[in-house]
RNA sequence: AACUGUAUUCGGGGCGGGGUGAGAUUCCCCACCGGCAGUAAAGUCUGCGAACCUUAACGGGUUGAUUCGGUGAAAUUCCGAAACCGACGGUAAUUGACGUUUGUCUUAAGUCCGGAUGAGAGAAUCAGAA
Numbered sequence: 001a002a003c004u005g006u007a008u009u010c011g012g013g014g015c016g017g018g019g020u021g022a023g024a025u026u027c028c029c030c031a032c033c034g035g036c037a038g039u040a041a042a043g044u045c046u047g048c049g050a051a052c053c054u055u056a057a058c059g060g061g062u063u064g065a066u067u068c069g070g071u072g073a074a075a076u077u078c079c080g081a082a083a084c085c086g087a088c089g090g091u092a093a094u095u096g097a098c099g100u101u102u103g104u105c106u107u108a109a110g111u112c113c114g115g116a117u118g119a120g121a122g123a124a125u126c127a128g129a130a
Stems, first nucleotide, its partner, number of pairs: 003128003007125004016030004031111002033086002035048004043084002051062004066082005088114003096105003
C1' cells in the first nucleotide's frame, strides 16, 4: 500500500444593485452559485450521491446543461471568448383558458420557506490483523 470496523471527525453553494408597485430575494434589467470519485485541474465528459417512481428487503427504473480558438505528449478539465443548466412541496403581482365584475381553474423561485439539527456519494483520522 491493500484488507477489516456497531470507531471518531468532516461532508452543497448562491439575491448584492437598479426598475415597476400599496405589496416582489418570486415579475423586468444587471449580478451571484456549482456535492463526490475518475481523468491534465470539469456544474455541462464517464461513473456516483441527492431527488422522484417502484420493491417486504436487497435491488430496479427515471433524472439538466458547451461550443469555438490557443498552449501542450496529453485538457469538451488549463488560458481566452461566447453560451447553457438547475429535484420535490409551499408562497407569488407572471402565463394561459373560462367566466364576466371580480371570481374559478391553470402556470410561474437554481438563490426565499419546508422535509433537513435529516440522508449521503465520499474524505481524513484512529484501531485491528497480517

Annotation:
Predicted 3D model of a 130-nucleotide RNA (FMN riboswitch aptamer (RFN element)). Rfam family: FMN riboswitch aptamer (RFN element). Its family is annotated with FMN binding in the Gene Ontology. Of the family's consensus pairs, 100% are formed in the model. The coordinates come from a structure-prediction model, not an experiment, and the mean pLDDT is 83.